[in-house]
RNA sequence: CACGUGCUCCGGGGUCGGUGAAAGUCCGAGCCGGCGGUAAAGUCCGCGACCCGCACCUGCAGUUUGGGUGUGGCUGAUCUGGUGCAAUUCCAGAACCGACGGUUAAAGUCCGGAAGGGAGGCGCACGUG
Numbered sequence: 001c002a003c004g005u006g007c008u009c010c011g012g013g014g015u016c017g018g019u020g021a022a023a024g025u026c027c028g029a030g031c032c033g034g035c036g037g038u039a040a041a042g043u044c045c046g047c048g049a050c051c052c053g054c055a056c057c058u059g060c061a062g063u064u065u066g067g068g069u070g071u072g073g074c075u076g077a078u079c080u081g082g083u084g085c086a087a088u089u090c091c092a093g094a095a096c097c098g099a100c101g102g103u104u105a106a107a108g109u110c111c112g113g114a115a116g117g118g119a120g121g122c123g124c125a126c127g128u129g
Stems, first nucleotide, its partner, number of pairs: 001129007009121002015029004030109002032098002034047004042096002051073009078094005100112003
């Protein structure tokens, strides 16, 4: 230094004004952007989560139902110019996207599942080379 195993911890962000009986949901103007890859990415490639199906396991007295594992499906959005060996990632300009349930008025931004889960990341220990 690399690989393997184990363990701890970390691991999602975002507003004002106007109208109105009522809106952080409408109108106006803002603001935000998980993880790995790569010339630095919300919009390229891949992954996670949400949602759906199947199989198996499991807590509950039993059935439902909840949880877990595996597997499959679904899953939004960008172009132009410049620099350069290399950039849909940088610079300039102009765009676009954002699950589900709830809410006295319609949600990326409020509340909720969630003090959840998670792609992964730092570190420590042991072992091997």

This is a predicted structure of a 129-nucleotide RNA (FMN riboswitch aptamer (RFN element)) from Gulosibacter macacae. Taxonomically the source falls in Gulosibacter (Bacteria, Bacillati, Actinomycetes, Micrococcales). Rfam family: FMN riboswitch aptamer (RFN element). From the family's description: The RFN element is a highly conserved domain that is found frequently in the 5'-untranslated regions of prokaryotic mRNAs that encode for flavin mononucleotide (FMN) biosynthesis and transport proteins. The prediction has a mean pLDDT of 86. RNAcentral holds the sequence, with entries from Rfam.